[in-house]
RNA sequence: CAUGCAAGCCGUCUUAUCGCUGAUUUUUCAGAGGAAAGUCCGGACACCAAAGAGUAAUGCAGCGGGUAAUACCCGUCAUCUAUUUAUAGAUAGGAAUAGUGCAACAGAAAGUAUGUACAGGUAAUGCUGUAGUGGAAUCUUGUAAACUCUGCAUGGUGAAACGCCAAGUAUAUCUACAUUUUAAAAUUACUCGUUUUAAGUAGAAGGGUAGGCGGUAUGAAUAUAAUAGUAAUAUUAUAUCUAGAUAAAUGAUAAGGCUCGACAGAAUCCGGCUUACAGGCUUGCUUUUUUU
RNA sequence: GGGGCGUUAGCUCAGUUGGUAGAGCAUCUGACUUUUAAUCAGGUGGUCGCGCGUUCGAGCCGCGCACGCCCCACCA
Numbered sequence: 001c002a003u004g005c006a007a008g009c010c011g012u013c014u015u016a017u018c019g020c021u022g023a024u025u026u027u028u029c030a031g032a033g034g035a036a037a038g039u040c041c042g043g044a045c046a047c048c049a050a051a052g053a054g055u056a057a058u059g060c061a062g063c064g065g066g067u068a069a070u071a072c073c074c075g076u077c078a079u080c081u082a083u084u085u086a087u088a089g090a091u092a093g094g095a096a097u098a099g100u101g102c103a104a105c106a107g108a109a110a111g112u113a114u115g116u117a118c119a120g121g122u123a124a125u126g127c128u129g130u131a132g133u134g135g136a137a138u139c140u141u142g143u144a145a146a147c148u149c150u151g152c153a154u155g156g157u158g159a160a161a162c163g164c165c166a167a168g169u170a171u172a173u174c175u176a177c178a179u180u181u182u183a184a185a186a187u188u189a190c191u192c193g194u195u196u197u198a199a200g201u202a203g204a205a206g207g208g209u210a211g212g213c214g215g216u217a218u219g220a221a222u223a224u225a226a227u228a229g230u231a232a233u234a235u236u237a238u239a240u241c242u243a244g245a246u247a248a249a250u251g252a253u254a255a256g257g258c259u260c261g262a263c264a265g266a267a268u269c270c271g272g273c274u275u276a277c278a279g280g281c282u283u284g285c286u287u288u289u290u291u292u
Numbered sequence: 293g294g295g296g297c298g299u300u301a302g303c304u305c306a307g308u309u310g311g312u313a314g315a316g317c318a319u320c321u322g323a324c325u326u327u328u329a330a331u332c333a334g335g336u337g338g339u340c341g342c343g344c345g346u347u348c349g350a351g352c353c354g355c356g357c358a359c360g361c362c363c364c365a366c367c368a
Base pairs, nucleotide, nucleotide: 002287004285005284006283007282008281009280010279012257013256014255015254016253017252018251020031021030022029023028033263037274038273040272041271042270043269044268045158046157047156048155052192053191054190055189057154058153059152060151061150062076063075064074065073066072077093078091079090080089081088082087083086094149095148099147100146101143102142103141104140105126116131117130118129119128120127162214163213164212165211171205173204174203175202176201177200182198183197184196185195186194187193207367208366209365221240222239223238224237225236226235227234228233258261293364294363295362296361297360298359299358302317303316304315305314311348319335320334321333322332323331341357342356343355344354345353
């Protein structure tokens, strides 16, 4: 210098004019991402006149730690794979003597108990005979990303949650269960329990509205430094305020620079995971070439 | 914004304790008929949407993607 691998980071820039959204109020300031995506996990927050008990269902699975929490992260052990034999990568890594199913092997034959002691035998085997016990004596091997068992966790619904204001209308009709002390409805998929109601309740179908404000951006926030810890991470100090739309803002034009620009567009908010991505930078390691 | 389901032959769909991928229509060949249709007999046709895994073995089980369809506003 080149090549390959791994990890981390960045992901067009500058100026002018016009335009858009928000804030402040009249002239200034701010204005998409590392994934804003998939919605796969975990929370915050809100409501359900309780969310309590049990069952079901779903999820997780070596050990220890981190975190608001996790199926995430860190450390470590074991197993498997690869080769440079010391490293790297992967793991859905509890239980196969609780039981059932399925498959494979051996065997002529495999399923409602082929065990134990002694003796014997075959080409071969879960081989045979005798003895004694009996609802009863682990027994070929594998499979739990088959059912299942064990341990642990989970109440339900999601901002179309929820609170307030305004406007407007017809609850016509149908179905089911009730119509007086027990019944109905709600609460969770079911049962109990609990609560409410006392003539309605639920569903279908119809009518009206298609508006505004809040929730809604000061937060498990961001940056820097120090300390503790192998690390994930935590604590302390200082500084900063950093999109908020509702058919939905972040664009267009001109000039210049370079490596000539990929994937892609916030919608309640965070922490992860997964997937997409032109190109560039940094660090470490492997290999090769040249020079000293 | 939130949730549910689907993808198997050219078309419409089956496919369960995971064990040889099927039906109807269409298409091809033959028979029947003067000919065609109908009918009868036989055949062809499949990356089970894609990728990775679990397993001796995957349409089926697990995970990740792609595409398509459906449902959910408020008031009395």